The RNA shown here (small-subunit ribosomal RNA) has 1428 nucleotides and comes from a metagenome.
Rfam family: Bacterial small subunit ribosomal RNA. Rfam links the family to the GO terms ribosome and structural constituent of ribosome.
Model confidence (mean pLDDT): 80 of 100.
[in-house]
RNA sequence: GUUGAUCCUGCCGCCGAUCACCGCUAUUGGACUUCGCUUAAGACAUGCUAGUCGAGAGGGUUUAGACCCUCGGCAUACUGCUCAGUAACACGCGGAUAAUCUACCCUAAGGUGGGGCAUAAUCUCGGGAAACUGAGAACAAUUCCCCAUAGGUCAUGGAUGCUGGAAUGCUUCAUGGCCCAAAGCUCCGGCGCCUUAGGAUGAGUCUGCGGCCUAUCAGGUUGUAGUGGGUGUAACGGACCCACUAGCCAGUGACGGGUACGGGCGUUGGGAGACGUCGCCCGGAGUUGGAUUCUGAGACACGAAUCCAGGCCCUACGGGGCGCAGCAGUCGCGAAAACUUGUCAAUGGGGGCAACCCCGAACAGGGAAGUCCAAGUGCAUGCGUUUUACGUAUGCUUUUCGGCUGUCUAAAAAGCAAUCGGAAUAAGGGCUGGGUAAGACAGGUGCCAGCCGCCGCGGUAAUACCUGCAGCCCAAGUGGUGAUCGUUAUUAUUGAGCCUAAAGCGUCCGUAGCCGGUCCGGUAAACCCUCGGGUAAAUCGAGCAGCUCAACUGUUCGAACACCGGGGGGACUGCCGGACUUGGGACCGGGAGAGGUCGGAGGUACUUCAGGGGUAGGGGCUAAAUCCUGUAAUCCUUGAAGGACCACCAGUGGCGAAGGCGUCCGACUAGAACGGAUCCGACGGUAAGGGACGAAACCCUGGGGCGCAAACCGGAUUAGAUACCCGGGUAGUCCAGGGCGUAAACGCUGCAGGCUUGGUGUUGGGGACCCUACGAGGGUACCCAGUGCCGGAGUGAAGAUGUUAAGCCUGCCGCUUGGGGAGUACGCUCGCAAGAGUGAAACUUAAAGGAAUUGGCGGGAGAGCACAGCAACGGGAGGAGCGUGCGGUUCAAUUGGAUCAACGCCGUAAAACUCACCGGGAGCGACGAUUACAUGAAGGUCAGGCCGACGACUUUACCUGAUUUUUCGAGAGGUGGUGCAUGGCCGUCGUCAGUUCGUACCGUAAGGCGUUCUGUUAAGUCAGAUAACGAACGAGACCCUCGCCCCUAAUUGCCAACCCAUUCUCCGGAGUGGGCGCACAUUAGGGGGACCGCUGGCGCUAAGUCAGAGUAAGGAGAGGUCAACGGUAGGUCAGUAUGCCCCGAAUCUCCCGGGCUACACGCGCGCUACAAAGGAUAGGACAAUGGGCUGCGAUACCGAGAGGUAAAGCCAACCCCGAAACCUAUUCGUAGUUCGGACUGAGGGCUGUAACUCGCCCUCACGAAGCUGGAUUCCGUAGUAAUCGCGGGUCAACAUCCCGCGGUGAAUAUGCCCCUGCUCUUUGCACACACCGCCCGUCAAACCACCCGAGUUGGGUCUGAGUGAGGGUUCUCUUUUUGGGGAGCUCGAACUUGGGUUCAGCAAGGAGGGUUAAGUCGUAACAAGGUA
Repeated sequence: GUUGAUCCUGCCGCCGAUCACCGCUAUUGGACUUCGCUUAAGACAUGCUAGUCGAGAGGGUUUAGACCCUCGGCAUACUGCUCAGUAACACGCGGAUAAUCUACCCUAAGGUGGGGCAUAAUCUCGGGAAACUGAGAACAAUUCCCCAUAGGUCAUGGAUGCUGGAAUGCUUCAUGGCCCAAAGCUCCGGCGCCUUAGGAUGAGUCUGCGGCCUAUCAGGUUGUAGUGGGUGUAACGGACCCACUAGCCAGUGACGGGUACGGGCGUUGGGAGACGUCGCCCGGAGUUGGAUUCUGAGACACGAAUCCAGGCCCUACGGGGCGCAGCAGUCGCGAAAACUUGUCAAUGGGGGCAACCCCGAACAGGGAAGUCCAAGUGCAUGCGUUUUACGUAUGCUUUUCGGCUGUCUAAAAAGCAAUCGGAAUAAGGGCUGGGUAAGACAGGUGCCAGCCGCCGCGGUAAUACCUGCAGCCCAAGUGGUGAUCGUUAUUAUUGAGCCUAAAGCGUCCGUAGCCGGUCCGGUAAACCCUCGGGUAAAUCGAGCAGCUCAACUGUUCGAACACCGGGGGGACUGCCGGACUUGGGACCGGGAGAGGUCGGAGGUACUUCAGGGGUAGGGGCUAAAUCCUGUAAUCCUUGAAGGACCACCAGUGGCGAAGGCGUCCGACUAGAACGGAUCCGACGGUAAGGGACGAAACCCUGGGGCGCAAACCGGAUUAGAUACCCGGGUAGUCCAGGGCGUAAACGCUGCAGGCUUGGUGUUGGGGACCCUACGAGGGUACCCAGUGCCGGAGUGAAGAUGUUAAGCCUGCCGCUUGGGGAGUACGCUCGCAAGAGUGAAACUUAAAGGAAUUGGCGGGAGAGCACAGCAACGGGAGGAGCGUGCGGUUCAAUUGGAUCAACGCCGUAAAACUCACCGGGAGCGACGAUUACAUGAAGGUCAGGCCGACGACUUUACCUGAUUUUUCGAGAGGUGGUGCAUGGCCGUCGUCAGUUCGUACCGUAAGGCGUUCUGUUAAGUCAGAUAACGAACGAGACCCUCGCCCCUAAUUGCCAACCCAUUCUCCGGAGUGGGCGCACAUUAGGGGGACCGCUGGCGCUAAGUCAGAGUAAGGAGAGGUCAACGGUAGGUCAGUAUGCCCCGAAUCUCCCGGGCUACACGCGCGCUACAAAGGAUAGGACAAUGGGCUGCGAUACCGAGAGGUAAAGCCAACCCCGAAACCUAUUCGUAGUUCGGACUGAGGGCUGUAACUCGCCCUCACGAAGCUGGAUUCCGUAGUAAUCGCGGGUCAACAUCCCGCGGUGAAUAUGCCCCUGCUCUUUGCACACACCGCCCGUCAAACCACCCGAGUUGGGUCUGAGUGAGGGUUCUCUUUUUGGGGAGCUCGAACUUGGGUUCAGCAAGGAGGGUUAAGUCGUAACAAGGUA
């Protein structure tokens, strides 16, 4: 590091130590058992690595020392190197040798007499290229031979003792056979020689025990196992031979295969262990592969010999030579490893009396960042910079460094000592997102380049890439790669697990094995204690000591298992003997049961057939069709046949080991429970291999076949439908006999035994008590056995389990070790086949998984609620015309944004402006540097040229005088980009009722509880219950408007009553104006009022609800404002603000014109209508909100009207702004109309610089579609809908828009959850970017490894045959006798050939698997995943 979060399982990665290589870097010294082990036990040029002895001899050379050749003696079997082979007496520990040998050395005893024959060097003569070799002649010895003495050995017979666990041994006597010792030299001191015995050393052989993997190796073996007799050896032995017997080994793993020198030890670890074993020591083996042999005490011999093979070299082609896994060195192989050095001075070895000689053993030096240890890279002061730190100056010191001298050394070097010089000669590597110490620093890059052990960074603000700066860690080192141990209790003996995470065999029986009741006695295998030996040295621990310390070394002590032996103990285990009954078994008794096998009997239904009745349909489905039916179906009824099955009873009832078993009766048969004053006496438990049983399907043979029903055929459904649904239908299902041997064969829980609180059912048995209709009746509690539910402690990750354990103990078996590949491949066994059992690897991957939590979702369930839900009702939209917005298309441009939550929205008004778009034209740079310029920059005026025009440019003249010119930077400005960098504001979920906190409590935790339940409410509103008690934000309340009343107040409002004036009069009165007044109204301030308060019902004596009274208002009085935690990367950079990026003389600014107003078409929102509840004409009535100075404009006049002219009043409770529907009357008479008004023509008016594109209004004329609108859809529950007009906003002009205002004024419901949604609860989930989710398989593409594969190539190993170098042995022949030839037997390298086995390479083609952002087809799984 799996998750949104959690706990667990589980693996992956990091941090430690050690080993090898690599990158960068590097001052010095010391120590070390370091340095071609890993790959090629591959091949080797050149030099060196074993000699020595004159005191054993002969000869030659020489002036003398001396040297050379040869014979002879000893050595060369040590040392050195390497690890190929070897799974074995190879090694380790302990024994045996009564089965053995031992040169040189030590001790003891004895001896050393006599004689003889050769030969090398040498000389002479040859052969050959060489290596080498032949012939003749002479001579010596510590060479060789013969005799003697001592002696040895064998056989036979005898005797005395000794050792010992045991005589086959030793000792000794006699007889006989066989064999049979010696060497000298001398310097006179000695050194040698022979025999015997003993010792020491070294070696041989045998043996107990110990230590690798594999069963996808289960049987192996014929000299094999043994006996007798021989051969051979130093010696035992099938080691070998002859004869006989048929054994021997193996699940405690034979035989085979793979790998590997073994140990002391090393690395790591707390340990147990795991891994390793390169250096040093011990042992073994090898010295190109293989065989054989001589000499010798010792070899089957690295620097000996012979032969074969393969390789290389020389050659005169005849023939010869070589073996670095010795030291250096070369090539090759590789990631990987040193000089062709010096010396025998030390240590040690060989020879020698010795001197001495030899030794690539050894020591010493050189090289190497192999390891370990130690030291340094400066110190002080002043000044400067930003403090540490750096720079600079001066001074100090000299470990180091350099020079010189001495000492040390075999010779050097190093070291040590003295002296001179000078801070001089000396710091890097890795890292800085987390783990993990250290940057929220800058620049570059932009899913690119790259980083990354793991998680993960990078798609324009990268603390993660690349640089710079800064910082952190270690430091002469620091990092990377590979390997081992640890981490890892992820192989668990110590020390894990198996219900659901990986894991209990489908079940039972039983062999080996393992484990085993109570008591007594014995024994001492095991066990425990003690003593002795042993465990080499090095290593390890401790103390002390020596190198200046340390590393290193020395010394002393210690540790130490295994193993062997002596003594002791007797509890436990074992063994032997005896006894017991509780484990187990047997027997008896009466009961229970779908236990099994076989046979017989029955029942309903179904199908078919036959008869009768009967007539047009039947059947089937969501709906249909295929299908049956006029040759009479379906339906009713009678009869017959057939096969299958066994309703009700029937029950978390019974039986069985499991699979499984269900009508009744009989026969045979098995098991369990209970009861018993019966018997046996541990007879038991488990169980690897092995055996038996084992659903369904499937296979074989023979029957049978009613129904059902894979395959198959039709009909539907569907985009398709090889499915789901329907109609048919064959295997099969049934029986008998065989085979298969598997299942979610599940309680996903192995068997057996013991122990550990309870409650409540039920089945079988038992005795007790009570009742009794006396029945195998009923009831109650108890005991035993079974089978369920609940639940405590405990356990568990939790879910859960809980005397039927998943608790606590014991015994035995089976199984697991991340996911995938894969239960696949190969091999083997079984099977007729299908297939089953056993059962990997390469490769790939950071997770896969379990349980539970919170959400979200469901074509899951249950409640509740809502006119942006339904129902009831009213009115619309969708059809028409027009207005307006959007899409699309078009265009130079039709600027842009916004799609449930855009669409009369931004925009509350696009003719220019607006304006962002298109075409054309023009203008603009604060500031700095630079350049030009008083020899006049720039500008202006007149005129000329150019141009459609202006401007610009250019020319002359004049005016003014530094405000300027060029270039490079940098700015202003930007409706340019990014709303996914942001602020602010807004929409929407939401006309919702939710969202949280504190403290307690529950849970390992995420979380839960509270916030749940019941009732209730508009409401998480309130009440009751409740491990919760309180609280906050929202809801409510508070606030505003309207509705009733009261108080206060009175100008511009009102004016009842009163007063005055005036007009009209039907004389009743009415109107107008002014005053008084503030009653009413109004205005605008403050109060009151409504709270389920009262009565009754319901409800729990609650909250509340229903009805009523009273009231202006009744259950929130009506309407508003406000509006939670949050989600939506929702909208807006084009309102403003703003980060970053971009443009910068153009993406800035201005001007002219065009466009946003286009038009085959689609959509939204509206207006006007389709008419009589209406249109038209005439007359008449009643508002409220608001606005007004470039303004509202009375009134008058003109005009038919729009409008025009003049103009009072009003900066407003003062002036201005005709309400309409309605009412009255008339007309129209159901028509495309006197409905409807689009479109079009003509004439006018207004605004404005300007109405052509493209404004509004008036008049006349024209008079389209449209006769109530499909699917569908919207709004509304009362002053609401509907309808009627009015005002304001924008505004020069232009409303069918928006925001307000009043007028008229209904119908229906008082419910429900069916549809659409929302809230809550519950349930499932493989979803959490949260169903617009997740996810499967084929096909297509690329890459990778593996499997099969006709074959083909090469190697290892085993085995048969042939040829056969050479060796051994028997017999035999022989002119050449340490010789040669022949025959037989035997061993036998190598070569040829055949077969088996195994490994590797290649291979047409084939099969599956894995991996790979955006391919194709479907949608199998996850929700009831839409057919569980």